[in-house]
Context: one part of a larger RNA
Molecule: large-subunit ribosomal RNA, domain VI
Organism: soil metagenome
RNA sequence: CGCAGGAGAUUUGAGGGGGGUUGUCCUUAGUACGAGAGGACCGGGAUGAACAGACCUCUUGUGUACCAGCUGUCUAAACCAUGGCACGGCUGGGUAGCGAAGUCUGGAAGCGAUAAAUGCUGAAAGCAUCUAAGCGUGAAGCGCGCCCCAAGAUCAUAUCUCCCAAGGAUGAAAGGCGGUUUCGCUAACCGUCGAGAUUCCUCUGAAGGGCCGCGGAAGACUACCGCGUAUAUAGGUCGGACGUGGACGCAGGGUAACCUGUGGAGCUUACCGAUCCUAAUGCCCAUUCGG
Numbered sequence: 001c002g003c004a005g006g007a008g009a010u011u012u013g014a015g016g017g018g019g020g021u022u023g024u025c026c027u028u029a030g031u032a033c034g035a036g037a038g039g040a041c042c043g044g045g046a047u048g049a050a051c052a053g054a055c056c057u058c059u060u061g062u063g064u065a066c067c068a069g070c071u072g073u074c075u076a077a078a079c080c081a082u083g084g085c086a087c088g089g090c091u092g093g094g095u096a097g098c099g100a101a102g103u104c105u106g107g108a109a110g111c112g113a114u115a116a117a118u119g120c121u122g123a124a125a126g127c128a129u130c131u132a133a134g135c136g137u138g139a140a141g142c143g144c145g146c147c148c149c150a151a152g153a154u155c156a157u158a159u160c161u162c163c164c165a166a167g168g169a170u171g172a173a174a175g176g177c178g179g180u181u182u183c184g185c186u187a188a189c190c191g192u193c194g195a196g197a198u199u200c201c202u203c204u205g206a207a208g209g210g211c212c213g214c215g216g217a218a219g220a221c222u223a224c225c226g227c228g229u230a231u232a233u234a235g236g237u238c239g240g241a242c243g244u245g246g247a248c249g250c251a252g253g254g255u256a257a258c259c260u261g262u263g264g265a266g267c268u269u270a271c272c273g274a275u276c277c278u279a280a281u282g283c284c285c286a287u288u289c290g291g
Stems, first nucleotide, its partner, number of pairs: 001152001005163006015149004021049007033038001051106005059100004066093005071086004110144003117137004164290001166202004175193007208285004212228005233279003236275005243267002249262005
């Protein structure tokens, strides 16, 4: 930009892409077969390998915003406590997130048309013949089926819902009535109705969308999704969970190192909630019923 007004949702699926692997064991059954040795088809079930997808409950890795321990040195405050630097100084753990070595799932079944092959009926050719007419069976393969994209599928699908205010100016046609002219409502002209169409101006700015802002298990950017005070979107605060593993201070004990009590203590990032304390200020586009 198109899809003959604008908009928000929900869709059909033309078409395209992905996937399609396989072992072992049990059973049928030591059956059929075979002198024996050996040893099935068909059917049913179990469990793997590799590959692929998804996920983080478990296991495990990371986790330089969490907790604890330790060394050297310096410091504000002498000690204690606390902090800086030393590869995150070193060491032991670890939330969320993200991963796999972890967990779950998948290949299929089924239907249709077929290949090789195997048949039925059957002539040419009184027989025979799966083929010439006609009709079957038949594969990990083909078309569906399963998963994903999909109406720019310009042949542009379908369904539902939502939206379009007021004032002013301009003032057209058919036709009706009255008058003049006329023998005549015959025609022409004038006036009036017809009525208010059309076009323009002013104000307004729908549904909805965008910019902007607060953010996101969305993300290179963009896009996508949530929220913007009629508000829990993020931060803060409070509560909880998880983690760490027993804080500081004080008291008691010990010559001391240190131990015990207060006290599953103190601290606690990304997790789960609650709460308007902080920040979500505002601006623009898009119209008047649609060839």